[in-house]
């Protein structure tokens, strides 16, 4: 200086001028208006993937079914997050990925290519066998052939081909046998709190890969979600209850009609009388009593809170002490414009500086902890590698 690799920050600042939400005050006769002061969006407020709080509903236990998690040890209110280690894998390397339990329970899939893809299989090729050629003819062959046997040694395909490598053996050949080496399973010691490492033996000789295919262990899990839920409560309408009175006659398709006397209301009136009109057990009128709607409040933001310091840990994180207070709307505010300054680009320049242009992702709504995905530009610390210089 270059290239990188972790981890934390920041997310333009002053001032002017209108404008919204929410409080507090002050002024107006009410509904409500004015006036002032104060305060008001993020690192993701987002995606709604995980874990929790709060709330209503459900629950004797148990188990099935369904879902989510799986290496270890620690953090936490919990976690599918964190740290700290193992082990596997990338990277010269700082570092960076790993749903990281079983594939000798058992079922299933393994594209293209290839003969064959999983108790495997014969295209080439090699050995035999038969038959045909040839010849120096109880045999020989760099010879040719087959609906025919043997071989996984060699070539060829593939991501993957049924252990490596050498000697033996064989007709070629093969764990067929041996010795090493890899790998499995077992026991035993030694280090570790564990995952797991080192080391030694013994065995049978080899057991493809997928479980974010089913499934198998082992462990977790009720269900909805603040439009949760709670209170207060109109107008209309419907619900319960309670006062109150009916009888006679007559028809009937047995439900109920009509008609006389009575009873209630109500209109005409100032009352009565009379008239009208409506009801009379499926209840008109009159008192009374709950429940939802609309609307109102509450839930709602002071909390598993930030932050400095110390102290306990390798880290996460956790204690103590101090100080801080930082949106709460309900179709839903947080917004425009100007001006000066710092920032990058670019382009002139008389090297002081002018001009043009930019400045993202996004954007609360019950609150946390996490993951994850977007994001101009830019600061900082520690580390790697690579050149050069002293």
């Nucleotide at each position: 200086c270059a290239a990188g690799u972790u981890g934390g920050c920041c997310a333009g600042g002053c001032g002017g001028u209108c404008g919204c939400g929410g409080g507090c005050g002050g002024c107006u006769u009410g509904g409500g208006g004015c006036c002032g002061c104060c305060u008001g969006a993020g690192g993701a407020a987002a995606g709604u993937c995980c874990g929790a709080a709060c709330u209503c509903c459900g629950c004797a236990g148990a188990g099935c079914a369904c879902g989510g998690u799986g290496c270890u040890g620690g953090g936490u209110a919990a976690c599918a997050c964190c740290c700290a280690g193992g082990c596997g894998g990338g990277g010269u390397g700082a570092c960076c990925c790993g749903a990281c339990g079983g594939a000798a329970a058992g079922u299933g899939c393994c594209a293209c290519a290839g003969a064959a893809a999983a108790c495997a299989g014969a295209c080439c090729g090699c050995c035999g066998a038969c038959c045909c050629c040839a010849c120096c003819u109880u045999g020989u062959g760099c010879g040719g052939g087959u609906g025919c046997g043997g071989u996984a040694a060699g070539g060829g395909u593939g991501a993957a081909a049924c252990g490596g490598u050498g000697c033996g053996g064989u007709a070629a050949g093969a764990g067929c046998g041996c010795a090493c080496c890899a790998g499995c399973g077992c026991c035993c010691c030694c280090g570790g709190u564990g995952a797991c490492g080192g080391g030694g033996g013994c065995g049978g000789c080899u057991u493809g890969g997928c479980a974010a295919a089913c499934c198998c262990c082992a462990c977790c899990g009720g269900g909805a979600g603040c439009a949760a839920g709670g209170c207060c409560a109109a107008g209309c309408a419907g619900g319960g209850g309670g006062g109150a009175a009916g009888g006679c006659g007559u028809c009937u398709g047995c439900g109920g009609g009509c008609g006389c006397c009575g009873a209630g209301g109500g209109g005409c009136u100032g009352c009565u009388c009379g008239u009208c009109c409506c009801u009379u057990c499926u209840g008109a009128c009159c008192c009374c009593c709950g429940g939802g709607u609309a609307g109102g409040c509450c839930g709602c933001u002071g909390g598993a809170g930030g932050u400095a310091g110390c102290g306990g840990g390798u880290a996460a994180c956790c204690g103590c002490u101090g100080c801080c207070c930082u949106a709460g709307a309900g179709a839903g505010a947080u917004g425009a414009c100007c001006g000066c300054c710092a920032c990058c680009g670019c382009g002139c320049u008389u090297c002081g500086g002018c001009g043009c242009g930019g400045g993202a992702c996004a954007g609360a709504a019950u609150u946390c902890g996490g993951c994850u995905u977007a994001u101009c530009g830019g600061c900082c610390a520690a580390c790697u590698u690579g050149a050069g210089g002293a």
Bacterial RNase P class A from a Chloroflexota bacterium, 390 nucleotides, folded computationally. The organism belongs to Chloroflexota, within Bacteria. The RNAcentral record of the sequence draws on ENA. Rfam family: Bacterial RNase P class A. By type it is a ribozyme.